[in-house]
């Protein structure tokens, strides 16, 4: 000093694994917005190309002229040119450079101007020269010839402490200078400090799809060069020298102190500051010099720019400003040398775009500020509402204060050293006083979750959003605005780049069985790593000192600006690098020694270990022969096929070829691949036993090397029965290039030679090596004990299985063959798709194999295991599910409800079972929600105003609704009267009503369906990381999760079931309107008297519980059989519908949110229409006949309903009905007659005496009203239909099946409905099989859940990317060819003042134009190399709306799958 997480795969868990946030940083950019200051920072892009200024000059105390001024003696001032000294510093970029360029530690072979120290020295002599002068060239730049001079400029000679040296020598220096006051210089010499050259060891980039580089190359020797060592360079000699510890080549890149992140280790970076490199238009050179190969020097060679008289010249901002240009981007063509520094100078000084400052920029980081304090009826306004309020909010307003900061005014530093003088910042800055006044100052983003912080409108999968999941298809917290919040604040979004979270390259610190990932085994090279003891050594390793780790910065302490930031001090640290001392355990080394770990010998028996030769029987085919007659093979079924030319079967004989039943085994053997008749012969390996020998000889393996299944390739190879890709037929199917069938060729088999992969080369699990409980079995070789002997039993090695502790793992599962615990060595992996492809190499005869990417795309992909669903899964089990039956439908006609068509409308909803004689228990008007006409505020409450009490009676127009009129009539209370109120009723105005308009996918209520199926759950306690599991599952039983019985469960709770109704049997209580046994009356009828036994009615009750016997079953639950009883095992029947599932039905029953209409979508009315009508489908009647029709006769019910009603009995009427009215508010009376039955006659198998549709006419009834469009009567008319194709419905008994009744609805108007009696079957072996449903299980890539997913071609669109005729730049480098400037070297006959000979003349020395050689930039040709672009066509990829064709996969995916 210190370590945080979230979000997104899933119905849901738990792991892997990827994207993604939240955090820091910034030389940044954009968007919107902006008050002051401080400090700092500001061309990352074109080392792009530059107009103007400026950036390096000084010195007269080195010289010699000239100008100038003045008190013209003489000073002074300027200064061109000689000459010194700096222009190698500072300033600027970062192109090159992977290098001794940097960093860091060291070394030796060397040099140094100015400066400091120290002893010295400065003696004597000469020629010239610039300027300037005269001529003279040139457009200019710029020069040319002659002449004149100076010196700290330049030569000569003497000397020397030095150098050299073959020890003889020999070489070599200066400025008796400027100033006159101390002071400045000059020459060697020795040493200092500082710089600067060189060497060498470490350190830090990427790429093997770059693996072999190199001839001055490596070394020597000798020369020459250099301050200086060296292949630096030359001659000559040797052939080295680098390199898998990555050489060479390529691509990138200045390095570093440090900044940034980080817990740390690291990671990314190298702006400002500091240090070291390089570079100065490019590309080459040298020259001066102490020091360059020189940013504002030279000289050439290129390009570019500008001047030009065309002959020729001049440039070089990667210095400060500033300009174009590129760019998202980056500042003023400013002040000043005043401070600090630096060049000169002896100094004054004088340059100094070095700095010191100012100027723009919210570019950064810190600092203030925009006001404080008080004010509730919590104004207005805004928004939101449940309409009450609540929010904006003490927030204005308002009354009280303050002045940072504004503005003005006044005083005013430090920055200056040095006594004075001197300030760019600054015409007064900081910094203090005073004045005036809240006055001058608040935005940004963002509010679905991560993530702080929510509502309303608008819009309507549109328009948008979006960092990541993802929002938006009519009630958006997520689009847009609004109002509120939140956050942060002179800023705040967003966008790039970084590190972080990422332990997601894992050294700290990951993993490889099934998620990404063990090479197919093995031999082994290098490399890692390696048993015991013993010395000895110090390289690794520990510990101390020493240098060193530059300043700055990080950190700590103090200290200055008012405080921060920023700035100064002064410590710490800088984990490294040398270098020296010491230790001596461990690891190396070295020397010894062991034997335990390898390994050799002897024995010994196991085995489908390998290779080559022979041999064997079975059996399939073919062939020849016999017997033999019509089929055989084949398959879900069949065809193709063989067969009378004799097949198939069958019996003998024969070929040939491949493969070896039975043994035979979670058995053996081998490194894997793999190895199976028998026998020989040659050969590996294991393993057991006992004993001896070497003495660590070992374990692993990058490269490399061999083996290496099946298919496949080659050879003018062999072989070839059976099987069999390819290919043909046949079927199957919508298709069928498939699954089945018939045929059948490569091949399979041998030789020899290649592929070199695997499909799942698998144990999906690399080698070795050692520790860690057991049980049990089997292979082989042993030992004991006991046997006559093989076995059993006990033990020990080594394999080869099953199970399971403990530990581990995500689970599964592994567990002495480990996937446990360690160690050592190799491979390997790092989200999915592209893709194991392209490209590029090796290897291949070819298929192709190994290496092995990317652009682009998605927010996943995946593993195990859960809990559900589903399977053309499996067990079990139940339903009129099938099966047995019995009657329908489907086909006729009509009813009816739907589709569809029509229409002004044919009103709407319901649509698979769960719509469709459903809402609708009843559309002529009305209902009616439609349509077309007409009309318009009708009905409830409330205010206000006006007017009448209410009621009632009439009339007029109009289709009606309305519209307008006339007449009676006045109550109650107060008051004398006017008049005033209450209530009521009409009129007007206002608000408000109303709507069967929409949204059943906003919603309650109800309801339908799975399904009257047994099931659905929960509490607590166990297991499990966890989702969940237990319980509820297992064995029985049952209609049942009913019950027993077992059990990590124990118990509960909603549901079964019972409770409830109604029937079935009795009792009892109680009889009128019910009954009538027995007595009386009557002509008869319970009609009367009486009676309550009897039915019957309705209250209460009893009855039935597997209670009883037996038998089975586990002694249980219960099952089966009896008995008793009316009934017997839920005695029948109803009602009762668990959790929940279909976004099922219904906003047109009600109720309701929201949106919508408002002379209409509200309301009223007249007439229409919902009743249409080619046609489809369901539901039903009716029949199609004789078990029937028709006619007469006659007999037995129940449930109901009646006063706006039900209506007898009578009486017309052929009926329907009418008159009329008795009784009845019903156990009384009425509807009411039941019908199928009986009985008896007639029809005699026909479209009929069946059948009744249609249709004519006559009617009756109910309504205002019967035409659209009622229902019934009589006459009359008399379709279809002769029992229904595929295909389907209902029913288990008082049920089907048949026959009638009655109610609701209704004014009429049933063939629906909803009830009710009468008559009254037949079948159920059974559970294979259809449908539907419980319950275990299993399998899954489905979970919107099999109406699931999901794959491949095609066909449109867009992307990126290979290949391609070639083409177009770019690079390095390779031969040759050309050859500037320049260095060196050689020559120098020309030129030539010092020096030397000579009197001179001239001659020498020595230098030198020229000239010739090496070297070598640019440039040229050449061939090939590598990198990039384009590039008609072409290949695949990926993405994309709902396209097309088929189903490949998931279930036994319907032929298991790879």
């Nucleotide at each position: 000093a210190u370590u945080a997480g979230a979000g997104u795969u899933u119905g849901a868990u738990c792991c892997u694994g990827g994207c993604u946030c939240a955090g820091g940083a910034u030389g940044a950019a954009c968007g919107c917005u902006g008050g002051c200051g401080g400090u700092a920072u500001g061309c990352c892009u074109u080392a792009c190309a530059c107009a103007u200024g400026c950036a390096a000059g000084u010195c007269g105390u080195a010289c010699g002229a000239g100008a100038g001024u003045u008190u013209u003696u003489a000073a002074c001032u300027c200064a061109a040119g000689u000459g010194g000294c700096g222009g190698a510093c500072g300033g600027g970029u970062g192109a090159g450079u992977a290098a001794c360029a940097c960093g860091u530690a060291a070394g030796a072979a060397u040099u140094u101007g100015c400066c400091u120290u120290u002893a010295g020295g400065a003696g004597g002599g000469g020629g010239a020269u610039a300027a300037c002068a005269a001529c003279u060239g040139g457009a200019a730049a710029c020069g040319g010839u002659u002449g004149c001079u100076a010196a700290u400029a330049c030569c000569c000679c003497a000397u020397a402490u030095g150098c050299u040296u073959u020890c003889g020598a020999g070489u070599g220096a200066a400025a008796u200078g400027g100033a006159u006051u101390u002071c400045c210089g000059c020459c060697g010499a020795a040493a200092g400090a500082g710089a600067a050259g060189c060497u060498u060891g470490c350190g830090g980039c990427u790429g093997a799809u770059u693996a072999g580089c190199u001839u001055g190359u490596u070394g020597g020797u000798g020369a020459g060069g250099u301050a200086a060592u060296g292949g630096c360079u030359c001659a000559c000699c040797a052939a080295g020298g680098c390199g898998a510890c990555g050489a060479u080549c390529a691509g990138u890149a200045u390095c570093u102190g440090g900044u940034u992140u980080g817990a740390g280790a690291g990671g990314a970076u190298g702006a400002u500051c500091a240090g070291a490199c390089a570079c100065a238009c490019u590309g080459g050179a040298a020259c001066u010099g102490a020091g360059a190969c020189a940013c504002g020097g030279u000289c050439c060679a290129g390009a570019c720019u500008c001047c030009u008289a065309c002959g020729g010249g001049a440039g070089g901002c990667a210095g400060c400003a500033g300009u174009g240009g590129g760019g998202a981007a980056u500042u003023u063509u400013c002040c000043g040398c005043a401070a600090u520094g630096g060049g000169c100078g002896a100094a004054a000084g004088c340059c100094u775009g070095a700095c010191g400052g100012a100027g723009c920029a919210a570019u950064a980081c810190c600092g203030c500020g925009u006001g404080a304090g008080g004010g509730a009826u919590g104004a207005c306004g805004g928004c939101c509402u449940a309409u009450g309020g609540g929010u904006u909010g003490u927030a204005a307003a308002c009354c009280u204060c303050u002045u940072u900061u504004u503005u003005c005014a006044g005083g005013g530093a430090g920055g200056a050293a040095u006594c004075a003088a001197u300030g760019a910042c600054g015409u007064g800055u900081a910094c203090c006083u005073g004045a005036a006044g809240a006055a001058u100052a608040a935005g940004c983003a963002u509010c679905g979750g991560c993530u702080a912080a929510c509502u309303c409108c608008g819009u309507g999968c549109c328009a948008g959003c979006a960092g990541u999941c993802g929002c938006g298809g009519u009630a958006a917290u997520a689009c847009g605005g609004a109002g509120g919040g939140u956050g942060c604040a002179a800023a705040c979004g967003u966008c790039g780049c970084u590190c972080g979270g990422a332990a997601u390259c894992a050294u700290u610190g990951g993993g490889c069985g099934u998620a990404a990932a063990g090479c197919g085994c093995a031999c082994g090279u290098a490399g890692g790593c390696g048993g015991u003891c013993c010395a000895g050594c110090a390289a690794g390793u520990c510990g101390g000192g020493u240098g060193u780790g530059a300043a700055a910065g990080c950190c700590c302490u103090c200290g200055g600006c008012u405080u921060a930031a920023c700035c100064g001090a002064g410590g710490a640290a800088g984990u490294g690098c040398a270098u020296u001392c010491g230790a001596a355990a461990c690891u190396a080394c070295u020397g010894g020694a062991c034997u335990u770990g390898a390994a050799u010998a002897c024995u010994g028996g196991a085995g489908a270990g390998g290779a080559u030769c022979g041999c064997g029987g079975a059996a399939u085919u073919c062939c020849c022969g016999g017997u033999g007659u019509a089929g055989a093979g084949g398959u879900g079924a069949a065809a193709u096929u063989c067969g009378u030319a004799g097949a198939u079967a069958u019996c003998g004989g024969g070929a040939g070829g491949a493969a070896c039943a039975c043994c035979a085994g979670u058995g053996g053997c081998g490194a894997a691949g793999g190895c199976g008749g028998c026998g020989a012969u040659c050969u590996g390996g294991a393993c057991a036993g006992a004993u001896a020998u070497u003495g660590a000889c070992g374990c692993u393996g990058a490269g490399g090397u061999g083996c290496g299944a099946a298919a496949g390739c080659g050879u003018g190879g062999g072989g070839g029965a059976g099987c069999a890709a390819a290919c043909a037929g046949g079927a199957u199917u919508a298709g069928a290039u498939a699954c089945c069938c018939u045929g059948g060729u490569a091949g399979u088999c041998c030789a020899c030679g290649c592929c070199g992969u695997a499909a799942a080369a698998c144990g999906a699990u690399g080698g070795a090596u050692g520790c860690u409980g057991g049980u049990c079995g089997u292979c082989g070789c042993g030992g004991g004990u006991a046997u006559u002997g093989a076995c059993c039993c006990c033990u020990g090695c080594g394999g080869c299985a099953a199970c399971g502790c403990a530990g581990u793992u995500a689970a599964c599962g592994c567990a002495u063959u480990a996937a446990g615990c360690a160690u050592c060595c190799c491979g390997c992996c790092u989200g999915g798709g592209g893709a194991g492809u392209a490209c590029g190499g090796c290897c291949g005869c070819a298929a192709g194999g190994c290496u092995a990417a990317a652009a682009c795309u998605c927010a996943a992909a995946g593993g195990a295991a859960u809990u559900g669903a589903c399977g053309g899964g499996g067990g079990c089990c139940c339903g009129c599910a099938c099966a047995a039956g019995c009657g329908g439908u489907g086909g006729a006609g009509c009813a009816u409800g739907u589709g569809g068509u029509u229409c002004a409308a044919u009103u709407c909803g319901a649509c698979g079972c769960a719509a469709c004689g459903c809402g609708c228990a009843g559309a002529a008007c009305c209902u009616u929600a439609c349509c077309u006409g007409g009309g318009u505020u009708a009905a409830a409450u409330c205010c206000a105003c006006c007017g009448g009490a209410a009621u009632c009676c009439u009339g007029c127009a109009g289709a009606g609704a309305u519209g307008u009129g006339g007449g009676a009539g006045u109550g109650c209370c107060c008051g004398c009267a006017a008049g005033g109120g209450a209530g009521c009723c009409g009129g007007u105005g206002a608000g408000a009503a109303g709507g069967u308009g929409c949204u059943g996918c906003a919603u309650g209520g109800c309801u339908g369906u799975c399904g009257u199926c047994a099931g659905c759950u929960c509490g607590u306690g166990u297991c499990g990381u966890g989702g969940g599991a237990u319980g509820u599952u297992g064995g029985g039983u049952u209609a049942a999760g009913u019950c027993c019985c077992g059990c990590a469960a124990c118990g509960a709770g909603c549901g079964c079931a019972a409770c409830c109704c109604c029937u079935g049997u009795c009792g009892u209580c109680a009889g009128u309107u019910g009954c009538c046994a027995a007595c009386a009356g009557g002509a008869a009828a319970g009609c009367u008297a009486g009676g309550c036994a009897c039915u019957c009615u309705g209250g209460c009750g009893a009855g039935a519980c597997u209670g009883c016997c037996g038998a089975c079953g586990u002694u249980a639950a219960g099952u089966c059989g009896g008995a008793g009883g009316a009934a017997g095992g839920u005695g029948g029947g109803g009602a009762u519908g668990a959790c929940g599932u279909c976004a099922a039905g219904u906003c047109c029953u009600c109720a309701u949110g929201g949106c919508c209409c408002u002379u209409a979508c509200g309301c009223c009315u007249g007439g229409g229409g919902c009743u249409a009508c080619a046609c489809a489908c369901g539901u039903g009647c009716u029949a199609c006949a004789a078990u029937g029709g028709u006619c007469g006769g006659u007999a037995c019910a129940a449930u109901g309903g009646g006063u706006u009603g039900c209506g007898a009995u009578a009486c017309c009427g052929c009926g329907a009905g009418g008159u009329g009215g008795a009784g009845c508010c019903a156990a009384u009376c009425c509807c009411a007659a039941a019908a199928a039955g009986c009985c008896g006659g007639c029809c005699u198998c026909a479209g009929u005496u069946c059948g009744g549709a249609u249709u004519g006419c006559a009617g009756u009834c109910u309504g205002c009203a019967a035409c659209u469009c009622g229902a019934c009567u009589g006459c009359a008319u008399g379709a279809a239909g002769c029992c229904g194709g595929a295909a389907u419905c209902g029913c288990u008994a008082g049920u089907a099946a048949u026959c009638g009744c009655u109610g609701a609805u209704c004014a009429g108007c049933a063939g629906g409905c909803a009830g009710c009696g009468g008559u009254g079957a037949a079948u159920a072996c059974g559970u294979u099989c259809c449908c539907g449903g419980g319950c275990c299980u299993u399998g899954u890539a489905c979970a919107c859940a099999c109406c699931g997913c999901c794959c491949g071609u095609c066909a449109a669109g867009c992307c990126a990317c290979g290949a391609a005729a070639g083409u177009u730049g770019g690079u390095a480098g390779u031969a040759c060819c050309c050859g500037a400037a320049g260095u060196c070297g050689c020559u120098g006959c020309g030129g030539u003042a010092a020096c030397c000979c000579g009197c001179a003349a001239g001659g020498g020395a020595g230098c030198u134009a020229g000239g010739c050689g090496c070297c070598u930039a640019a440039g040229g040709u050449a061939a090939g190399g590598c990198c990039a672009g384009c590039g008609a066509u072409u290949g695949g990829g990926g993405c994309u709306a709902a396209g097309u064709c088929g189903u490949a996969a998931c279930a036994a995916g319907g032929u298991a799958a790879c």